[in-house]
Context: one part of a larger RNA
C1' cells in the first nucleotide's frame, strides 16, 4: 500500500411528517381617494434589534353587543400592573391619526425648507409659539380685473371599449401573404363592458332588437388559388323589454326688420293700437311611423264635477287649475326620500353515548362486557378514540351597522283635459348627409365581376309619385325607413372575503422567489436581477453538582428522560470522502486491474480421534485474503471503421427528456344495428358524488351512384349510337373506450448568433454650455519707442529701452515613445527605467445639455458606465435551429439499409426497394434435373471497317541515258492496287463459348411467393475476390458491375490485426469427433521415407550480373595421349602492293598468295618515328585420363542505405532441419458437429378443464444481432374495493441467507420509532452512469503556489494561559512639495472610554477601522437656508401634436459666481472662529438725548455692483536668516572652555485716524445757482446743458501710536497616583529688540501692452409715482436696553474609513508647505511632524 471485516467521523440522501403552496366548486364583494388613498418615512413598549399592532390620546382611547376567568402580541426573563364594579379576547360604531405621497400656500435632492393672511399665546417692542384658510383645471351661479358653490386629478389583478401598432416565425428562399390587429404603448369606463329595438335577414315561404352556447362547418368562399385564412343564413337552447326625441303646426318671451293699420280667437258693441306681419333664438304644447306615420282642413262618434283666464260686456270657442275616478313607477321610457314585515352578513349559543383488564414511559392498541346515532365529517389528546377534548347531525341567537329581494304604506308621475273614423291636403318626416370619383381601411372576401360598412380629397341630391337594400349592373318582385338618443337579463373576469373539495406537491417538490424578519440578503449608476435556509422530546424534564481547560472552546462523569449514537451543529442518518483496529497478501517484479484456476495463512460450524485442565490432530461444509498460472486493449457517443492519440464524464447523492387538447386514420374490446348516436341546455338526486340518473333528435355518420355541370338514377358519363369503354350496383355501419400512427398546437428535452417593442443609462467616456481654479524656475529677445548715425525725404545701420510667441530648456500637471517586469498580476491595462507637451487648439473642479439606426467623434468604426459594425434591461419568447448533444427497467420472436428516380438537392426530404405485424390467397416461389429458346460478351479472327511489319510486284511518278521527234533503254529511287508473310481494335466481326436470362416439364428438398392493410428504419458504407472505366494496367485512390465478409457476428487461425481463411454463440458438462491451421521449447499435438538448400536462404525487393550448387539434354576433343601446366619452335619470298616523311605482320586501303616444315597468319595482342623486341595462333616433347562448349531446369549468391535498441521468423532457438520439395501414416485444434441434461418459441397430434382460452403429455423444427417492427412482463407514486400487518416495533436504512428466466422477490439479525403491505381493478410528474447538464456534498492537485512594493530592524521591561507582532523605554532605519498639516467631495459612527476574542485581520494576537456596552458633534459672525442671478430645468396663460406628449411667455427653481459682521487665548478622554475668558463687530426692535425737518414711499428710473490675457516696475507684508542686543539655564567624563562660550526663547489681536501709492482734475476738483428735447409715467436722481467757484475730490496696502488682554522657555510647585521609581497636575513665572534676505501673498487688473474684446441679478446709494402725512412722520447722530431662527459641525479625507469585489503598489479638486545645496516647489541630506509598509 491492496482486498475483506468491525467500529467511528464527515455529509445530509432516504423514510415519515407539515404550519406552506397548487388547482378547483359554491357564495359574497367588485372598488379606495381632496372627509387626503394605495404605498411609505419616522416614531411608539419599564427594559426592545426585528416582525406585528398603533400614531405625540401612539401593542393603544370611548360607547354598544358577545363571552366569562384570566390577562399585559410573536416572546422567554426581570421589574411592575389590570381583572366578577366583568379584564384579556371577539364583533359593531366612534375618537385620535406626526411627516411624505394625487400632495393641493410656495419651493424642493419624497418623508425637508420657507411663507401670506385671520384668530390666539408671549414681549415694552421685534423675535418666537399654537390653530384655521390659501394649488390647478373644468362646470354652474352671482353683485364678473372678482366672488361663491360643485366636480376632477391619484391608486388598483384580470375582464371591456377605443386611439396607435411590431418582429422572431411560417411560406423548407422571399417580396403579396402569414405570425396578427397578436405583443407592446396610450385614452376611457363599469361591476361588468360593448351591442341593441331593422334604411335587418330571407327568398316569392317566411322571420321580427341585442348578446351568449351547441350546430351549420373546416362547409360556402378567400388565397404568389402557395403557405394558409375562413364565414353567414338557418336549426336547437340560454335570456328576454322596450322606449325618448328632431321636424310640420299652435302659443309665450326677447331681439331685429317692416309698415300706420291690413291687427287685437269668432259674432255684435265699446275700446285699444310700439299692435300686426316677417326673421332668429329659447321655452311650453304637439308629435314619433313603414299594413307608412304625423301635421292641418272639413265632417262624424264617444267621454265626470267645479272654478279661473282671453282688452271690456254677452254667447261660443280655446286654455289653465282644483276635486273625484283610473293607470303606472325608482335599470331605459320623469324622478326623490322614508317606514314596516320577512330574509341575509358582520360576534356567538345548545348539542347524545364507556367501563374493566393486559402490554407499555404513555392506550386511543389486544381481550372482555356496554351505549349513542337526523351525530361513524374532521382535527387533537404520551401508539390506531362514534361514546376524553374541539367539533359534527340537528336546532337557537344581534344593542349596533350594512345589504338583498319580496310585499305593503307614505310618496311620485301620467290620465280623465282626449281617443277614434272618413275625406281632402301646394305641410313635415334628421344635409355638406345619402350618393359619385380618386386614395386607403374594415368586412372570412388579398381589387377581384366586388356588393356592404368607415372616410382623407373633390363634387354633391331627394321628402313618400321620396329614399335605401336584396353581392357588379338593369328590370320585375320583395324587404326596410339612414344621416338624433336611451335600454335590464342571458356573456367575460377575480386582486379581495367566507365555506368547502382534490386518483394535486410534500422541503432540489409545491408559487416565477418566499412553510423561516423574502422581493429579504446580495449584485447593478439605473431600469432591473435575485438566493440559501423546515423537524430535540409526549413534556424542557434544555443537563443542578464535580473534573480537565484560558473564570475559554471543547470534553469526561453525575443527573433527566422510554430513548441522550434524541444534547440543542439535536428524528431517521444512505453514498462519495477521511480514519482506527483485525485477517491476509506484497520489497527481481509488468500493465483495462477483471475472469477461470490456485499452493498457503486465518476464521466459523459439525463429526471423529488422541488426550481429555486444556490443548493437539484428522475429516466434512462454509467464509476472508491470496503467491503463482491461462485468457483478456474501459464506458458512452459518433462512425465504413474506436482501446484509440476522435466526443463526454473528478467522485457520490438528489433532480433531469415522446406529454396534453382537438381533428383524422388503423387495430383490440364493448353496445346497438339498416341503422347508430346525441350537442348545448333543462330536470331529479347527491355522506363517499365537480359524480350519477333522466329529458333533449338540433345536428353528424351510414343506407346510391355517375357527371365539370345542368341533370339522370341502380345506373350514369362519354358518344350519333339502344355500340364499346370508364366509374358504380351484390351492401354494414355507428357510438363508446383503450392502443399504434398522422395533423394543428412549443409537441421528446436542453442549446444560438440574432429580429422587433417599450423602457433605463453621459457618476465612465465623446463633444458642447455656464461658473471657478492651476501652470517652480531658467532662457531667447518680435513689434514698438528713444538716442545716435544716415537720407532731398524715406530707407538703412548702431546703441538703448521693450517684452511678443499654438517660441526654447525643464518640475508640478497632462500624456503614454521604447524596453523590461507582471500575465491564476499588487493592478480585469499597472510598476520601474526611458520618453512627448508643459501660456496653450493647455490642464482641471463644480453645475448642466445631447442616446441607441440615435448621440458624440481634430475620424481610430473611436467612444456612449470593465459591453459597441448598432448599449443595457424587461417583454414578444418555450423566436427559429434540414445542426450537435442527451433521452432512464427486463425478457421473448423477427430483422434491415447505406440503392433508384426527383429535389436551390447532395450530411435534408418524398415515392419505390429492402424489415416487421395483421388479414387474405394457394401450388404460387427457390434449388436441382431434363427439354426448348433469344443473345454477340470472353476468346478468336481479319471476311467487312480501319490500323499495321517485311517481302514481292506491276501500273504511276522521279532520276540517268539514247533519240530530230515519235518512241525507247536502264535504274542500288518513291511506290497505289494485287499477291505472300507477320500483326492490332470499347465504338471492327467470317466466327463464337462458359455463366447468366426466359419458358415448359418433373422426382426430391426448402416454406422460401404474391395481394391488401398498420408501423418502421435506411438514402455517409468499408475491405476482399473477379470483370471493367478513370488514374501512371500508382494509392488503405476514385467510379461501376458481380460474389463474399464486416456493418449488425462472438468463436478458431493469420504473433497482435472490423472487411482475409475456417466457422454462424439458447443454457450447462473436468464428454467425444473434426475445420482452417498446426504438432523442438514458449504452446495442445509427430513420426517415417526420399531429395534439395549452406544463403540463417527460409525470415522483404527489380532490371541486371556471376566457373554457387543439384538435375536433365545436346555438340565436340580424347591411350593414334585429349584438357591444363612445363620445355622448345613459331620460319622464308617479304619491308606483299598501294599510300606515306616513314608504314617493315600490327595508322589506313587492296590483296591475303606461295615456299620450307612436325608446325608457323602477308599475322592475336603489347610495343617502335619506322625498325627492333615480347607474345599469341600453330607444332613438337614431358605428363597420363578424362576434357571443352551450348541449351533447359531446382535451390541458392550479388544488386540491398535511416535515423534511442536486435527490430524484415511472434520469441527462444533451428542446418541429412525445427528451412524447403515429394510421399505415407498419426495426432492436436472452434461457442462447428455429436453425446447427455435443461429453458423457451413455432407448429402438429392427443388429453383435461372454468372451452373465442388455459394446462398437461408426445413429435418435429427454431432461438448471433445495430436501425427498426411485434409480443409478454418487473418495479415506482396515487385512487377505489376486498381482506390484512404494526410499540410483543411500521416505513426507511444496514448486514446475512434464500428463491426466480430477467426486471426482481422473500426471510432472518442490527438500527429505527410510526406507520405499511397483499389481492383485483384504475390513473400516471413511473425507472438515469454519460446532456463541456442543474443543485449540494466531498476529494485530487497540496501541506504545494502564495502571504500585496527590498524604508529594517534589535535590546530591555510590562501585561498575560500564551508575546517576533500589544504597551513603556532605549538604539537603528525611512519620508520630509511628504509617507507632514488644513479642507471640498464621498463615506456615515469608522471618533473616545471600558470590556471581549468565536468569526473578520492573508501568521499570531493580550491588539484592531472586528464584537458588546456607555459616551461624544454646542455658532447672530465658519458653511448652507431665510438674499441674488448663470447655463440649464420647470413653466399660469399660449402655440403645436393620433394619445402619451413637445415647445415656450410671464413667473419660479438653479452656484464652489455676487452678497452684513470675529479675533486671540484657555479648556475635554472625545467639540470648539461653536463652550469659557477678554477685546471688538453686524442686522433688526424699543426707550431717551441732540441736530435737521415737507417729508415719506417701489416690483419703476439712475448710479453702483461689473469683471479678459500677458508683462514689467514700485511699496509692503508673510516667511526665513543673522546678531557683539535682551532673557533664562549650563560650566562639562576626553586636549581647551567664565567666554565675542554653549543651549533655548526673544510673540498675538485691536477701533479710529488715513501714510506709500493709484485715479480724476486749470481742456477747471469739491461745492453753489439755473435750464430740460433723453432715462417708455414721474423725479429734486442720472444724463445733457448754461453760469459761478478756483484746487481739490475719490480710493488705498502697510507701518507706527493708542487701548487692553493674552501668550511665553527654564525653574518652583499645593495636591493626586504609584510596583518608591516615576507619572499626572492647579498655580507662580522673564525678555518680548536690531539688522539682512524677501515672495507666486497685499496695494491691484492699479499701470503698460495686446487682440480673440473679456456674465447676470440682488445687497448698497439715490430719485420720484400711486398712496400716506400736515405738527406729526421722518432723517442723521449719541446713548441705554433688547432680539438674532433652522440645518451642517464627531472621525477618515493621496487614504486600511472615498472610488476600484480586498486592510488592493491604481485613481481623487483646492490651500499651507521650513533649513543646507541650488536658478528652482529639480536633486541629495535634514527640521517640525509622521512612519519601518500585519507573517
Nucleotide at each position: 500500500g491492496g482486498c475483506a471485516g468491525u467500529c467511528g467521523g464527515u455529509g445530509g440522501a432516504u423514510g415519515c411528517c407539515u404550519u406552506g403552496g397548487u388547482g378547483u366548486g359554491g357564495a359574497g364583494a367588485g372598488g379606495c381617494g381632496a372627509a387626503g388613498a394605495a404605498g411609505g418615512g419616522c416614531g411608539u413598549g419599564g427594559u426592545a434589534g426585528g416582525c406585528u399592532g398603533c400614531g405625540a390620546u401612539a401593542a393603544g382611547c370611548c360607547c354598544c353587543g358577545g363571552u366569562g376567568a384570566g390577562c399585559c402580541g410573536c416572546g422567554a426573563g426581570c421589574a411592575g400592573g389590570c381583572u366578577u364594579u366583568g379584564a384579556c379576547c371577539c364583533g359593531g360604531g366612534g375618537a385620535u391619526u406626526c411627516c411624505c405621497g394625487a400632495a393641493u400656500g410656495g419651493g424642493g435632492c419624497a418623508a425637508c425648507c420657507c411663507g401670506u393672511u385671520c384668530c390666539g399665546a408671549g414681549c415694552a417692542a421685534u423675535a418666537u409659539c399654537g390653530g384655521g384658510a390659501c394649488a390647478u383645471u373644468c362646470c354652474g351661479c352671482c353683485u364678473u380685473u372678482g366672488g361663491c358653490g360643485g366636480a376632477a386629478g391619484g391608486c388598483a389583478a384580470a375582464c371591456c371599449c377605443g386611439g396607435g401598432g411590431a418582429a422572431g416565425c411560417g411560406a423548407a428562399c422571399c417580396a403579396u401573404c402569414u405570425c396578427a390587429g397578436u405583443a407592446c404603448c396610450c385614452g376611457g369606463a363599469g361591476g361588468a363592458a360593448a351591442a341593441g329595438a331593422a334604411a335587418u335577414c330571407a327568398a316569392c315561404c317566411g322571420a321580427g332588437a341585442u348578446c351568449c352556447c351547441c350546430u351549420g362547418a373546416g362547409u360556402a368562399g378567400c388565397g404568389g388559388c402557395g403557405a394558409g385564412c375562413g364565414a353567414a343564413a338557418g336549426g336547437g337552447g340560454g335570456a328576454g323589454a322596450g322606449c325618448c326625441u328632431a321636424a310640420a303646426c299652435c302659443g309665450u318671451u326677447u331681439u331685429g326688420g317692416u309698415u300706420u293699420a291690413a291687427g287685437c280667437c269668432c259674432a255684435g258693441g265699446a275700446g285699444c293700437g310700439u299692435u300686426g306681419c316677417c326673421a332668429a333664438a329659447a321655452c311650453g304644447g304637439g308629435g314619433u311611423a313603414g299594413u307608412g306615420g304625423g301635421g292641418u282642413a272639413u265632417a262624424g262618434u264617444c267621454a265626470g264635477a267645479g272654478g279661473g283666464c282671453u282688452u271690456c260686456c254677452u254667447g261660443g270657442a280655446g286654455u289653465c287649475c282644483u276635486c273625484g275616478g283610473g293607470a303606472a313607477g325608482u335599470u331605459a321610457c320623469a324622478a326623490a326620500a322614508g317606514g314596516a314585515u320577512a330574509g341575509a352578513u358582520u360576534a356567538g349559543c345548545c348539542a347524545a353515548a364507556u367501563g374493566g383488564u393486559c402490554u407499555g414511559g404513555g392506550a386511543a392498541g389486544g381481550c372482555c362486557a356496554a351505549c349513542c346515532a337526523u351525530a361513524g365529517a374532521a382535527g387533537g389528546u404520551g401508539a390506531u378514540a362514534g361514546u376524553c377534548c374541539u367539533g359534527u347531525a340537528g336546532g337557537c341567537g344581534a344593542a349596533a351597522a350594512u345589504c338583498u329581494u319580496a310585499u305593503c304604506c307614505u310618496c311620485u308621475u301620467c290620465u280623465u283635459g282626449g281617443a277614434c273614423u272618413a275625406u281632402g291636403u301646394u305641410c313635415c318626416c334628421g344635409a355638406g348627409u345619402a350618393c359619385c370619383a380618386c386614395g386607403g381601411g374594415a368586412c372570412a372576401c388579398g381589387a377581384g365581376a366586388a356588393a356592404u360598412c368607415c372616410u382623407g380629397u373633390g363634387g354633391g341630391a331627394a321628402u313618400c309619385u321620396g329614399u335605401c337594400c336584396c353581392g357588379a349592373c338593369c328590370a320585375c318582385g320583395g324587404g326596410a325607413u339612414a344621416a338624433g338618443g336611451c335600454u335590464a337579463a342571458a356573456u367575460a373576469c377575480u386582486a379581495c372575503u367566507c365555506c368547502g373539495c382534490a386518483a394535486c406537491c410534500g422541503a432540489u417538490a409545491g408559487c416565477g422567489a418566499a412553510a423561516u424578519u423574502a422581493g429579504u440578503a446580495c449584485c447593478g449608476u439605473g431600469a432591473g436581477g435575485g438566493a440559501a435556509g423546515g423537524g430535540u422530546g409526549a413534556a424542557a424534564a434544555g443537563a443542578a453538582c464535580c473534573c480537565c481547560g484560558g473564570u475559554g472552546a471543547g470534553g469526561g462523569g453525575a443527573g433527566u428522560g422510554a430513548a441522550a449514537u434524541a444534547g440543542a451543529a439535536c428524528c431517521u442518518g444512505a453514498a462519495a470522502c477521511c480514519g482506527a483496529c483485525u485477517g491476509u497478501c506484497u520489497a527481481c517484479a509488468a500493465g483495462c486491474a477483471g475472469u477461470g484456476g490456485g499452493a498457503g495463512u486465518c476464521c466459523c460450524g459439525c463429526c471423529c480421534c488422541g488426550c481429555u485442565u486444556g490443548c493437539g490432530g484428522g475429516g466434512c461444509g462454509g467464509g476472508a485474503c491470496a503467491a503463482c498460472c491461462g485468457c483478456g486493449u474501459g464506458c458512452c457517443u459518433a462512425u465504413u471503421g474506436a482501446a484509440a492519440a476522435a466526443u463526454g464524464a473528478g467522485c457520490c447523492g438528489g433532480c433531469u427528456a415522446g406529454u396534453u387538447a382537438c381533428u383524422c386514420u388503423c387495430g383490440g374490446c364493448g353496445g346497438c344495428a339498416a341503422g347508430g348516436u346525441u350537442a348545448a341546455u333543462c330536470c331529479c338526486a347527491u355522506u363517499c358524488a365537480a359524480c350519477g340518473g333522466g329529458a333533449g333528435g338540433a345536428g353528424c355518420c351510414g343506407c346510391a351512384g355517375g357527371g365539370a355541370a345542368a341533370c339522370c338514377g341502380a345506373g350514369u358519363c362519354u358518344g350519333a349510337a339502344u355500340a364499346g369503354g370508364g366509374c358504380a350496383u351484390u351492401c354494414a355501419g355507428u357510438c363508446g373506450u383503450c392502443g399504434g400512427g398522422a395533423g394543428u398546437a412549443g409537441a421528446c428535452g436542453c442549446g444560438a448568433a440574432g429580429c422587433c417593442g417599450a423602457g433605463c443609462g453621459a457618476u465612465c467616456u465623446a463633444c458642447c454650455c455656464c461658473u471657478g481654479g492651476c501652470c517652480a524656475g531658467g532662457g531667447u529677445g518680435a513689434a514698438u519707442c528713444c538716442c545716435g548715425u544716415g537720407u532731398a525725404a524715406c530707407a538703412g545701420c548702431g546703441g538703448g529701452a521693450g517684452g511678443a510667441g499654438g517660441c526654447c530648456c525643464g518640475a508640478a500637471c497632462c500624456a503614454g515613445u521604447g524596453g523590461a517586469u507582471g500575465u491564476u498580476g499588487a493592478a480585469a491595462a499597472a510598476u520601474c527605467c526611458u520618453u512627448g507637451g508643459a501660456u496653450g487648439a493647455g490642464c482641471u473642479g463644480g453645475g448642466g445639455g445631447u442616446a441607441g439606426g440615435a448621440g458624440u467623434g481634430a475620424a481610430a468604426g473611436g467612444c456612449u458606465a470593465a459591453u459597441c459594425a448598432a448599449g443595457c434591461u424587461c417583454g414578444g419568447u418555450g423566436a427559429u435551429a434540414g445542426c450537435u448533444c442527451g433521452u432512464u427497467c427486463u425478457c421473448u420472436c423477427c430483422g434491415a439499409a447505406a440503392u433508384a428516380g426527383c429535389u436551390u438537392u447532395a450530411g435534408g426530404g418524398c415515392u419505390a426497394g429492402c424489415c416487421u405485424c395483421g388479414g387474405g390467397u394457394g401450388g404460387u416461389c427457390c434449388a436441382c434435373a431434363g427439354c426448348g429458346g433469344a443473345g454477340g460478351u470472353a476468346g478468336a479472327g481479319c471476311a467487312c471497317u480501319g490500323a499495321u511489319u517485311g517481302g514481292u510486284g506491276u501500273a504511276g511518278g522521279g532520276g540517268u541515258c539514247u533519240g530530230a521527234a515519235a518512241a525507247g533503254a536502264c535504274u542500288a529511287c518513291c511506290g497505289a492496287a494485287g499477291c505472300c508473310u507477320g500483326u492490332c481494335a470499347a465504338a471492327c466481326u467470317c466466327c463464337g463459348a462458359a455463366u447468366g436470362c426466359c419458358g415448359c416439364u418433373g422426382a426430391u428438398g426448402g416454406u422460401a411467393g404474391c395481394c391488401c392493410g398498420g408501423g418502421a428504419g435506411u438514402c455517409a458504407g468499408a475491405c476482399u475476390g473477379u470483370g471493367g472505366a478513370g488514374g501512371a494496367u500508382a494509392a488503405g485512390c476514385c467510379c461501376c458491375a458481380u460474389g463474399g465478409u464486416c456493418a449488425a457476428a462472438a468463436g478458431g487461425g493469420a504473433a497482435a490485426c472490423a472487411g482475409c481463411c475456417c466457422a454462424g454463440a439458447c443454457c450447462g458438462u473436468c464428454g467425444g469427433c473434426u475445420a482452417a491451421g498446426g504438432u523442438c521449447c514458449c504452446g495442445a499435438a509427430u513420426g517415417c521415407a526420399g531429395g534439395c538448400u549452406a544463403a540463417g536462404u527460409g525470415g522483404g525487393a527489380a532490371a541486371g550480373g556471376a566457373g554457387g550448387u543439384g538435375g536433365a539434354g545436346g555438340c565436340g576433343c580424347u591411350g593414334a595421349g585429349a584438357c591444363a601446366g612445363c620445355u622448345g619452335g613459331g620460319a622464308u619470298g617479304u619491308u606483299g602492293g598501294c599510300u606515306c616523311a616513314g608504314a617493315g605482320g600490327c595508322a589506313g586501303c587492296c590483296a591475303u598468295c606461295a615456299u620450307u616444315u612436325a608446325a608457323a597468319g602477308a599475322g592475336u595482342g603489347c610495343g617502335u618515328a619506322a625498325u627492333a623486341g615480347c607474345u599469341c595462333a600453330c607444332c613438337a616433347g614431358c605428363c597420363a585420363a578424362g576434357u571443352g562448349c551450348c541449351u533447359c531446369u531446382g535451390c541458392g549468391c550479388c544488386g540491398a542505405a535511416a535515423a534511442u535498441u536486435u527490430a524484415a521468423c511472434g520469441g527462444g532457438g533451428c542446418u541429412u532441419a525445427a528451412g524447403u520439395c515429394u510421399g505415407c501414416a498419426a495426432c492436436c485444434g472452434a461457442a462447428g458437429c455429436c453425446a447427455c441434461g435443461g429453458u423457451c418459441c413455432u407448429u402438429c397430434c392427443g388429453a383435461u378443464u372454468u372451452u373465442u382460452a388455459a394446462u398437461c403429455g408426445g413429435g418435429a423444427g427454431a432461438a448471433g444481432g445495430u436501425a427498426g417492427g411485434a409480443g409478454a412482463g418487473c418495479g415506482u407514486u396515487c385512487u377505489c374495493a376486498g381482506g390484512g400487518g404494526g410499540a410483543u416495533g411500521a416505513a426507511g436504512u444496514u448486514c446475512c441467507g434464500a428463491u426466480g428466466g430477467a426486471a426482481a422477490u422473500c426471510g432472518g439479525g442490527g438500527u429505527g420509532g410510526a406507520c405499511c403491505g397483499c389481492u383485483g381493478a384504475g390513473a400516471a410528474g413511473u425507472g438515469a452512469c454519460u446532456c463541456u447538464g442543474c443543485c449540494g456534498g466531498c476529494a485530487c492537485g497540496a501541506g504545494u503556489a502564495g502571504c500585496g512594493a527590498u524604508a529594517a530592524u534589535c535590546c530591555c521591561g510590562a501585561u498575560g494561559a500564551g508575546a517576533a507582532u500589544u504597551c513603556g523605554g532605549g538604539a537603528c532605519g525611512c519620508c520630509g512639495c511628504a509617507a507632514g498639516c488644513c479642507u471640498a467631495a464621498g463615506g456615515u459612527u469608522u471618533c473616545c472610554u471600558g470590556g471581549g476574542g468565536a468569526a473578520g485581520g492573508u501568521c499570531a494576537a493580550u491588539c484592531c477601522a472586528c464584537c458588546c456596552a456607555g459616551g461624544g458633534u454646542u455658532a447672530g459672525g465658519c458653511g448652507g437656508g431665510u438674499c441674488c442671478u448663470a447655463a440649464g430645468c420647470u413653466g399660469a396663460g399660449g402655440c403645436c401634436g393620433a394619445a402619451a406628449g413637445g415647445c415656450g411667455u410671464a413667473g419660479g427653481c438653479g452656484a464652489a459666481g455676487g452678497g452684513a459682521a470675529a479675533g486671540a487665548g484657555g479648556u475635554u478622554a472625545a467639540u470648539a472662529u461653536u463652550c469659557c475668558u477678554c477685546u471688538g463687530c453686524c442686522a433688526c426692535c424699543u426707550g431717551a438725548g441732540u441736530u435737521c425737518g415737507u417729508c415719506u414711499g417701489a416690483u419703476g428710473g439712475g448710479g453702483g455692483g461689473a469683471c479678459g490675457c500677458a508683462g514689467g516696475a514700485g511699496g509692503c507684508u508673510a516667511a526665513g536668516c543673522g546678531g557683539a542686543c535682551c532673557g533664562u539655564g549650563g560650566c562639562g567624563c576626553u586636549g581647551g572652555u567664565u567666554g565675542u562660550c554653549c543651549a533655548c526663547g526673544g510673540c498675538c489681536c485691536u477701533u479710529g485716524g488715513g501714510u506709500a501709492g493709484g485715479g480724476c482734475g486749470u481742456u477747471g476738483a469739491a461745492c453753489c445757482c439755473g435750464g430740460u428735447u433723453g432715462g417708455c409715467a414721474a423725479a429734486u436722481c442720472c444724463g445733457c446743458u448754461g453760469g459761478g467757484g478756483g484746487a481739490g475730490c475719490c480710493u488705498g496696502a502697510g507701518c507706527a501710536a493708542u487701548g487692553g488682554g493674552g501668550c511665553g522657555a527654564a525653574u518652583c510647585g499645593a495636591g493626586c497616583c504609584u510596583u518608591u521609581u516615576g507619572g499626572c497636575a492647579a498655580g507662580a513665572g522673564a525678555a518680548g529688540c536690531c539688522g539682512c534676505u524677501g515672495a507666486u501673498g497685499c496695494c491691484a487688473c492699479a499701470c503698460u501692452g495686446c487682440c480673440a474684446a473679456g456674465a447676470a441679478a440682488a445687497u448698497c446709494c439715490u430719485c420720484u409715482a400711486a398712496g400716506g402725512u400736515u405738527u406729526a412722520a421722518g432723517a442723521a447722530u449719541u446713548u441705554a436696553g433688547g432680539u438674532g431662527c433652522c440645518c451642517g459641525u464627531a472621525c477618515c479625507g493621496c487614504a486600511a474609513a472615498c472610488c476600484a469585489a480586498c486592510a488592493c503598489a491604481g485613481g481623487u479638486a483646492g490651500g499651507c508647505g521650513a533649513g543646507g545645496u541650488g536658478a528652482a516647489u529639480a536633486u541629495c541630506c535634514u527640521a517640525a511632524g509622521g512612519c519601518g509598509c500585519a507573517c